[in-house]
RNA sequence: ACAUACCUUCGGGGCAGGGUGACGCGGCAAAAAAUUCGCCCGCGAAUUCCCGAUCGGUGGUAAAGCCCACGAGCGCAUAGCGCAGGAUGCGGCGCAAUUCCGCAGCCGACGGUACAGUCCGGAUAAGAGAAGGAAAAA
Numbered sequence: 001a002c003a004u005a006c007c008u009u010c011g012g013g014g015c016a017g018g019g020u021g022a023c024g025c026g027g028c029a030a031a032a033a034a035u036u037c038g039c040c041c042g043c044g045a046a047u048u049c050c051c052g053a054u055c056g057g058u059g060g061u062a063a064a065g066c067c068c069a070c071g072a073g074c075g076c077a078u079a080g081c082g083c084a085g086g087a088u089g090c091g092g093c094g095c096a097a098u099u100c101c102g103c104a105g106c107c108g109a110c111g112g113u114a115c116a117g118u119c120c121g122g123a124u125a126a127g128a129g130a131a132g133g134a135a136a137a138a
Stems, first nucleotide, its partner, number of pairs: 006133005015052001017051003023044005028038001030036001053118002055108002057070004065106002073083004088104005110121003
C1' cells in the first nucleotide's frame, strides 16, 4: 500500500376433474383331477398413457422457466478442473423490454413404479446466492 478473514440465520414450487385398462385376484364355463384356457361376470388397477390441470432456484438487465451467466447432474488429480447442460416467436406501449401488456407456442436431472417437471426416494442432503453480525487480528 492492497485486501477482508471469520460467524449466524435463511435459501424450490406443482396433477383439480375425467377417459382408457397392461396386469392381478375371485367366480363361472370346459375338464376325471391337476392344470390350462375363455369375444363370460365381479372387484382392484398408470397423479407415469390420453383429455385436461398445474409449477417455475440464483445473479445480471426495463420486472425473465425459454436472453447472458451460475446452481442442481456425472467424473476426477476435488478451495478446483472437465463432461453434460432443456425450452420463444409475433404484435403493442416506451428512450430502453426475446423480461411489462396481448396472442400463440415450447421446456424440465437421476433411481423406483404400467412409461413421471408434479408420486415415492437420495434430501432433516447439497448449493448458486440473500440478509445480518463482526475483528483490525491472521
The prediction has a mean pLDDT of 80. This is a predicted structure of a 138-nucleotide RNA (FMN riboswitch aptamer (RFN element)) from Anaerolinea sp. The model forms 97% of the base pairs in the Rfam consensus. Taxonomically the source falls in Anaerolinea (Bacteria, Anaerolineae, Anaerolineales, Anaerolineaceae). The sequence was found by an Rfam model in a public genome assembly.